[in-house]
This is a predicted structure of a 346-nucleotide part of an RNA (small-subunit ribosomal RNA, central domain) from a metagenome.

Context: one part of a larger RNA
RNA sequence: UUGGGUUUAAAGGGUGUGUAGGCGGGACUAUAAGUCAGUGGUGAAAUCUUUCGGCUUAACUGGAAAACUGCCAUUGAAACUGUAGUUCUUGAGUGUAAUUGAGGUGGGCGGAAUGUGUCAUGUAGCGGUGAAAUGCUUAGAUAUGACACAGAACACCUAUUGCGAAGGCAGCUCACUAAAUUACUACUGACGCUGAGGCACGAAAGCGUGGGGAUCAAACAGGAUUAGAUACCCUGGUAGUCCACGCCGUAAACUAUGAUUACUCGAUGUGUGCGAUACACAGUACGCGUCUGAGCGAAAGCAUUAAGUAAUCCACCUGGGGAGUACGACGGCAACGUUGAAACUC
Numbered sequence: 001u002u003g004g005g006u007u008u009a010a011a012g013g014g015u016g017u018g019u020a021g022g023c024g025g026g027a028c029u030a031u032a033a034g035u036c037a038g039u040g041g042u043g044a045a046a047u048c049u050u051u052c053g054g055c056u057u058a059a060c061u062g063g064a065a066a067a068c069u070g071c072c073a074u075u076g077a078a079a080c081u082g083u084a085g086u087u088c089u090u091g092a093g094u095g096u097a098a099u100u101g102a103g104g105u106g107g108g109c110g111g112a113a114u115g116u117g118u119c120a121u122g123u124a125g126c127g128g129u130g131a132a133a134u135g136c137u138u139a140g141a142u143a144u145g146a147c148a149c150a151g152a153a154c155a156c157c158u159a160u161u162g163c164g165a166a167g168g169c170a171g172c173u174c175a176c177u178a179a180a181u182u183a184c185u186a187c188u189g190a191c192g193c194u195g196a197g198g199c200a201c202g203a204a205a206g207c208g209u210g211g212g213g214a215u216c217a218a219a220c221a222g223g224a225u226u227a228g229a230u231a232c233c234c235u236g237g238u239a240g241u242c243c244a245c246g247c248c249g250u251a252a253a254c255u256a257u258g259a260u261u262a263c264u265c266g267a268u269g270u271g272u273g274c275g276a277u278a279c280a281c282a283g284u285a286c287g288c289g290u291c292u293g294a295g296c297g298a299a300a301g302c303a304u305u306a307a308g309u310a311a312u313c314c315a316c317c318u319g320g321g322g323a324g325u326a327c328g329a330c331g332g333c334a335a336c337g338u339u340g341a342a343a344c345u346c
Stems, first nucleotide, its partner, number of pairs: 004317003007300002012314001014201004021194003025088007033081002035077008049065006091191001092188003095184006103177007110154001114150008125136002162169002206247006216240001220236004258313006266291009295302002319346003328339004
């Protein structure tokens, strides 16, 4: 490199957007770049192949043919690809009218709980565990009640639910904003798919500056346990957890399953519309689930939400270790990230 692969054996990029590139719906006309056919020229010799000879044979060698799959020119063909033009509506989009949802951003408000403070009632314990102790408490704790303050999270509803490209999103409400779906089929007329680089977003932890600090809690301290116990358990407790702005750019970022399109038995639950309405119901469109066939698969299993049958484009894999390491480069305040070997060894 070819071939073969990528749910679990090595292998799908964390996600989107989009440049170049690759690929691309129906009809007609023209063209002839690709494509196909004919002819001419050229394609040195040797080699290779075939055949006929020469050395006793062979190697070797002489002759002839074929081949040299190519290139150039020219004459034609016009199905396919390309190019140019015209046209179409089913792909894609726009419009009108509705609907849906924890989609996003920024405000405002709410109650429960927790902690703290003050006051009151009240007295000897509380707390914690397998059992204890550290700890708190007569300077009056725990418990109960009233009031006040603070920060964070939103019980029930709540689910095999919904929304979002992914990360993710949940009290109520307001403003702004994005999307999807349905119905109509009015409009545009291939405007499409994918997408190396690029750009944007991207949990948690971490970092910078400034706030905030109730809870929980790395580090740390103490008490236990234990042979030891730098742990598991307990009492405390600082970063952090929260907010604003700016970085970081990684996760089992998982459906371990790239995106798009078409086709292919059935059963069933559910969400949102349309239709039809009676608290019945079958149909239809788009989603989210469960089960089972054909088919596929090494099997487990997947099975119209494919891992089935096909097509286009991108990404990635090539024995284990060394190693996601070294070196270099790029990015970052740093932590580190991205790219990414070899010797050697089995």